[in-house]
Description:
The RNA shown here (Lysine riboswitch aptamer) has 167 nucleotides and comes from uncultured Acetatifactor sp.
RNA sequence: GAUAGAGGUUGCGUAUUUCAAGAGUAAUUUUCCGGAUGUGGCAGGCACAGAGGAAGGAAAAGGAAAGGGGAGUGCGCCGAAAGGAAAGGAAGCUGGGCGUCCUGAACCUUGGGCAUACGGUUAAGAACCGUAUGACUGUCAUCUAGUUGCUUAGAUGGAGUGCUAUC
Repeated sequence: GAUAGAGGUUGCGUAUUUCAAGAGUAAUUUUCCGGAUGUGGCAGGCACAGAGGAAGGAAAAGGAAAGGGGAGUGCGCCGAAAGGAAAGGAAGCUGGGCGUCCUGAACCUUGGGCAUACGGUUAAGAACCGUAUGACUGUCAUCUAGUUGCUUAGAUGGAGUGCUAUC
């Protein structure tokens, strides 16, 4: 350097089926109050709706969906993957890195899952993300004890550009 593997049956990601939730919420319609604005992310401009009644509020009818989640099945895998992030693009015109969405580093962080706390996202005590703490777990190193040996147990510490095997 190349190849092949291991961590866990709650490893990671993805597709699909089903279930709960979203929610009796939103759209839409009617009535009443109200009385001039409202919508197109923001500003300008432009366009549309509006006294044949805007915004907003109340009642009735009506009635979803997306993202996310549980379970099953299949597929791809073991930096699997996740997060951050320079930069770029999209939304009828112009502007600007403010917001939303998409792509996204060669760069940085994280071995893995779990629990707790704080913060963020979200409809949400679900889940996800970030930080910190805690024990558990796999691996390697060091030390101690036991074992004929293979190997077992304990303590401490490190990180996946690691570890093991073969060439």

It matches the Rfam family "Lysine riboswitch aptamer". Its family is annotated with lysine biosynthetic process in the Gene Ontology.
Model confidence (mean pLDDT): 77 of 100.